[in-house]
RNA sequence: CUUCGCUCAUAGCAAAACCGGUGCGAACCGGUGACGCAAAGCCGCGGGUCUGCCCCUCAGGGGGGUGGGCAGACAGCCGGGUUGCCGAA
Numbered sequence: 001c002u003u004c005g006c007u008c009a010u011a012g013c014a015a016a017a018c019c020g021g022u023g024c025g026a027a028c029c030g031g032u033g034a035c036g037c038a039a040a041g042c043c044g045c046g047g048g049u050c051u052g053c054c055c056c057u058c059a060g061g062g063g064g065g066u067g068g069g070c071a072g073a074c075a076g077c078c079g080g081g082u083u084g085c086c087g088a089a
Base pairs, nucleotide, nucleotide: 002089003088004087005086012037013036017032018031019030020029021028022027035076041082042081043080045079046078047077048074049073050072051071052070053069054068055067057064058063
């Protein structure tokens, strides 16, 4: 330096739920809490899922569905990029 990840050791992160807050919403922030994670560190580049608005469509309304456009969310959905602890080869 590259690849691998069972083990050793030092660490780390933090699901669901609850409480408080932000947002139309998906979701996010803080606290408690640990389901799990060899990158469950970081990045919306590709795919995917979800939310809001507009158009199309069904419908008397409420509402629902498909397709399209725009904006947003998820890094603990997958891939990719990038940085990193320990050990083995």